[in-house]
């Protein structure tokens, strides 16, 4: 000096919840607040995984509107270049005991 590792020191971040805000939603942002975190720093079509479904497509089993049919709405299903990194992962990094 580097790697592994995680004592100490200096510190850092901020879960749930509450208020406000943006968003169709998932969720974001700000304030309060601390469950915890050695990366709870960064990376989200160029890894995996998860969440939501506005728009789009679809079903015709049910239901509503219409005199009937048709059509439209509700309910169901599919779908993300939308969202989550405090799920795994990748990248980078402070300090220096055993």
């Nucleotide at each position: 000096c580097a790697c592994u590792c995680g004592a100490a020191a200096g510190g850092g971040c901020a879960a749930a919840c509450c208020c406000a805000u943006c968003g169709a939603a998932a969720g974001u942002u700000g304030g309060g607040g601390a469950c915890g975190c050695a990366a709870a720093a960064c990376u989200a079509u160029a890894g995996g995984g998860g969440c939501u479904a506005a728009a789009u497509c679809u079903a015709g089993a049910u239901u509503c509107a219409c005199a009937c049919a048709u059509u439209g709405g509700a309910u169901g299903g599919a779908u993300a270049c939308g969202c989550c990194a405090g799920c795994c992962a990748g990248u980078u990094g402070c300090c220096g005991a055993a």